A computed fold for a 350-nucleotide part of an RNA from an uncultured bacterium, annotated as small-subunit ribosomal RNA, central domain. RNAcentral holds the full RNA, with entries from ENA, Greengenes and SILVA. Its Rfam family is "Bacterial small subunit ribosomal RNA". Rfam links the family to the GO terms ribosome and structural constituent of ribosome.
Context: one part of a larger RNA
RNA sequence: CUGGGUGUAAAGGGAGGGUAGACGCCACAGCAAUUCUGAAGUGAAAUCCCCGGGCUCAACCCGGGAAUUGCUUUGGAAACUGUUGGGUUGGAGUGCUGGAGAGUCAAGCGGAAUUCCUAGUGUAGCGGUGAAAUGGGUAGAUACUAGGAGGAACAUCAGUGGCGAAGGCGGCUUACUGGACUGAAACUGACACUGAGGCACGAAAGCGUGGGGGAGCAAACAGGAUUAGAUACCCUGGUAGUCCACGCCGUAAACGAUGAAUACUAGGUGUCAGGGCCGUAGAGGCUUCGGUGCCGCAGCCAACGCAGUAAGUAUUCCACCUGGGGAGUACGUUCGCAAGAAUGAAACUC
Repeated sequence: CUGGGUGUAAAGGGAGGGUAGACGCCACAGCAAUUCUGAAGUGAAAUCCCCGGGCUCAACCCGGGAAUUGCUUUGGAAACUGUUGGGUUGGAGUGCUGGAGAGUCAAGCGGAAUUCCUAGUGUAGCGGUGAAAUGGGUAGAUACUAGGAGGAACAUCAGUGGCGAAGGCGGCUUACUGGACUGAAACUGACACUGAGGCACGAAAGCGUGGGGGAGCAAACAGGAUUAGAUACCCUGGUAGUCCACGCCGUAAACGAUGAAUACUAGGUGUCAGGGCCGUAGAGGCUUCGGUGCCGCAGCCAACGCAGUAAGUAUUCCACCUGGGGAGUACGUUCGCAAGAAUGAAACUC
């Protein structure tokens, strides 16, 4: 390289829109690059293969044929690929209909709780643990009541419920705004799918601005315990950080460890958002489309298991793997303020 693979053995990019490329619906007409077919020229000879012959046989040699699967020119065919033209509506999209949703972003508002401050009542205990101690308290704590300050998070509802491409999103109201779905069938007419590079997004932690904020929690740190020791687990404190603004970082068991798209392939049972029909006082029943779960047949699988949300049957495109260690290391390069990220070996060894 080929082949074979990628849920768990090595292997799906963290995820999107999209460029080049690759690939692509139906019917018709043309062209003939491609494809198929006929002819001519050429494809040196020897060799190889087949038939026959000559050395006593063979090697060897001679004659004939085949082959030389190719190239060029030219006549023809038009199913496929390609291309040109006009057309169709099923794929795709636009407009319309109208219900769902923690989708995004901004502003405002709310209550519970923790902490702190002030005032009052009140007195010796509180707190904490397996047990304690450090700690805090007669300068009046803990507890209870009233008032105030401030920050962060939104109990119940809450649900293998919903929304989002993923990361993720949960108090309430308002403004702006993205997407999906149902129904109807007005419009466009293949506009589709995938997508190397590049672009924008991307939890937490971390970084920058002697930025702001700081209630609770809490790396580091200090003390108390435990222990042979205890740089831990437990306890009392506590700083970065967690929050906001702007800018960086670009990684995660970023997981469904399962790339995207399309079509097909027994059933059963929940649930969410719509539509249709039947029934009705209501409850309900049947059906359809789109999500989200469970069970299960065929099939697949090394097994576990998957099974219309496939890991089944097929097609298209991208990414990735090719024994373990060395190693996601070294070197080089690109990016980054840094931390580091991305790309990514070899010697050697089993």